[in-house]
Context: one part of a larger RNA
RNA sequence: GGCACAUGGUGGAUGCCUUGGCACCAGGGACCGAUGAAGGACGUGGGAGGCCGCGAUAGUCCUCGGGGAGCUGCCAACCGAGCUGAGAUCCGAGGGUGUCCGAAUGGGGAAACCCAGCACUCGUGAUGGAGUGUUACCACCACCUGAAUCUAUAGGGUGUGUGGGGGGAACGCGGGGAAGUGAAACAUCUCAGUACCCGCAGGAAGAGAAAACAACCGUGAUUCCGUGAGUAGUGGCGAGCGAAAGCGGAGGAGGCUAAACCGUGCGCAUGUGAUACCUGGCAGGGGUUGUGCGUGCGGGGUUGUGGGGCAUCAGUGUGGGGAGUCUGCCAGCUUCCCGGAUGCCGUGCAUGGUUAGUCGAAGCGCUUGGGAUGGCGUGCCGGAGAGGGUGAGAGCCCCGUAGGCGAAAACUGUGUGGCGGUGUCUUGCUGGUGUUCCCGAGUAGCAGCGAGCUCGUGGAAUUCGCUGUGAAUCUGCCGGGACCACCCGGUAAGCCUAAAUAUCUCCUGGUGACCGAUAGCGGACGAGUACCGUGAGGGAAAGGUGAAAAGUACCCCGGGAGGGGAGUGAAAGAGUACCUGAAACCGUGUGCCU
Numbered sequence: 001g002g003c004a005c006a007u008g009g010u011g012g013a014u015g016c017c018u019u020g021g022c023a024c025c026a027g028g029g030a031c032c033g034a035u036g037a038a039g040g041a042c043g044u045g046g047g048a049g050g051c052c053g054c055g056a057u058a059g060u061c062c063u064c065g066g067g068g069a070g071c072u073g074c075c076a077a078c079c080g081a082g083c084u085g086a087g088a089u090c091c092g093a094g095g096g097u098g099u100c101c102g103a104a105u106g107g108g109g110a111a112a113c114c115c116a117g118c119a120c121u122c123g124u125g126a127u128g129g130a131g132u133g134u135u136a137c138c139a140c141c142a143c144c145u146g147a148a149u150c151u152a153u154a155g156g157g158u159g160u161g162u163g164g165g166g167g168g169a170a171c172g173c174g175g176g177g178a179a180g181u182g183a184a185a186c187a188u189c190u191c192a193g194u195a196c197c198c199g200c201a202g203g204a205a206g207a208g209a210a211a212a213c214a215a216c217c218g219u220g221a222u223u224c225c226g227u228g229a230g231u232a233g234u235g236g237c238g239a240g241c242g243a244a245a246g247c248g249g250a251g252g253a254g255g256c257u258a259a260a261c262c263g264u265g266c267g268c269a270u271g272u273g274a275u276a277c278c279u280g281g282c283a284g285g286g287g288u289u290g291u292g293c294g295u296g297c298g299g300g301g302u303u304g305u306g307g308g309g310c311a312u313c314a315g316u317g318u319g320g321g322g323a324g325u326c327u328g329c330c331a332g333c334u335u336c337c338c339g340g341a342u343g344c345c346g347u348g349c350a351u352g353g354u355u356a357g358u359c360g361a362a363g364c365g366c367u368u369g370g371g372a373u374g375g376c377g378u379g380c381c382g383g384a385g386a387g388g389g390u391g392a393g394a395g396c397c398c399c400g401u402a403g404g405c406g407a408a409a410a411c412u413g414u415g416u417g418g419c420g421g422u423g424u425c426u427u428g429c430u431g432g433u434g435u436u437c438c439c440g441a442g443u444a445g446c447a448g449c450g451a452g453c454u455c456g457u458g459g460a461a462u463u464c465g466c467u468g469u470g471a472a473u474c475u476g477c478c479g480g481g482a483c484c485a486c487c488c489g490g491u492a493a494g495c496c497u498a499a500a501u502a503u504c505u506c507c508u509g510g511u512g513a514c515c516g517a518u519a520g521c522g523g524a525c526g527a528g529u530a531c532c533g534u535g536a537g538g539g540a541a542a543g544g545u546g547a548a549a550a551g552u553a554c555c556c557c558g559g560g561a562g563g564g565g566a567g568u569g570a571a572a573g574a575g576u577a578c579c580u581g582a583a584a585c586c587g588u589g590u591g592c593c594u
Stems, first nucleotide, its partner, number of pairs: 001593009015579001016544002020515002022512007029504002031167002039101003042055003046079002049075003052059001061095006070083003106115003116135007137164004141159005171202001172200005182189001186236001212219002223250005233241002254496003257440001261299010276289001277286002279331006304474001306439003309435008319338007339426009348416008357405003363378005379396002381385001387399003445469007455481001476491005531538002551578001554565004
């Protein structure tokens, strides 16, 4: 030195465990913000720090409920000082307080800091000082003022006036918009209208009540799912891309305007004729009230078996009263009130849910053991034998579970005209005839160039944009894939609209042939921490004594660290370097070989 056996150290694999994760399901909730958010800084406890809570009223204040004996949060004990059956601590609901920064908004600023004006109050002999409130910008509204320039307008100002601003995981709509890649190269094409950027909104958004489809039969807004179908198509006819109708389901809802016409306010123009006009009839009276154009408001009207207006006729209906319409009478018209019908909002009542809670059955003996939930014996409950805990494996020990019960307050669902507010109808509806007044214009269409549709320019319709041109009003116009005819469908150029659909930051409950500390979230532990980086950003490691600290009094060696006794414990070869304790690696002893 090697090998073998034995025995240690080191090390932290493995096994077991789980406070933490992951995925999915169901229910709820789905916006927060100038009444100052999200997110922070700094404070705040009798005693250092971290987490959590809270905000100078700072481990809290008030009220209303629950609860019932201890309490002063956690790491985390100890000491001190207190609170509590006059009901504390704790749990829930509603309020109060809420420093400073942050949209941050009095001005400034290198966030959490600096410095002001004004009003009121406090303090000082006075000044300095303190407290409360207020003072950003933009838009709109109202009012005041007000140039060139008479009227005006621009501009300026004021306000107990209304709103905006910022944040948010995904989902939505819109404006922009790649490349790697594929095509086995590459340019059209693809990736893809994806990623990404920007704007805007909501709890959903968008779409939506046919100028739609269909095909000679019919359907009847939109959305979503299945199918149709990888079909029809498209495509350097390559790679690829890729519908729709129809059918089966989910859900189901329809409304309001523009115009003609009538009335009225305002502005402009015209206007002296006694014509026009003043609802009709007759008489009287009025005197610019008229007419035209523009505009605001009210009525009317909203459709495709075309509808509406105006004129006229007929039928039908739900009412009563007052006022007005130049005067009188009748009829008509307008308006108000009462009554009736109905929608919405608030409120009341009834009844559910959520946010605290509460009741809740049934086991003993012997035995092994440190310990009984194990074994043996013998019982019991079950609308409860889900689960967790308890010194090993518990239906009957504890918490629970099944099943019941419960809310002062807040939120929320459903029902109900009971009350208040507000809107609509009752003031209409139906039909015939006549009239040809209206039925959304720089629009449709067309041309050029693009985009989007399965459609890459193709025979290319339909939809959208830019430029140019530029109609018609129902005997009109659009579509049915160039175009024309016939036929069929529809009625553009205004607006709104629940549900079925998408998503899950968040709350509650549940489930797992999901993980079990190199796994599972990056994070089971003071983790987005330590640390790295100028910064954007990157980003760890680290769990386990024991049933209970009973965490080794006392003695000995040692400066200490550490150890030996003694003691605790079932165990200390469980001693805070702590369960188990593999291997690499390093020793010691014995044997053999060299």

This is a predicted structure of a 594-nucleotide part of an RNA (large-subunit ribosomal RNA, domain I) from Thermocrispum agreste DSM 44070. The coordinates come from a structure-prediction model, not an experiment, and the mean pLDDT is 82. It matches the Rfam family "Bacterial large subunit ribosomal RNA". Gene Ontology terms of the family: structural constituent of ribosome and ribosome. The source organism's lineage runs through Bacteria, Actinomycetes, Pseudonocardiaceae, Thermocrispum and Thermocrispum agreste.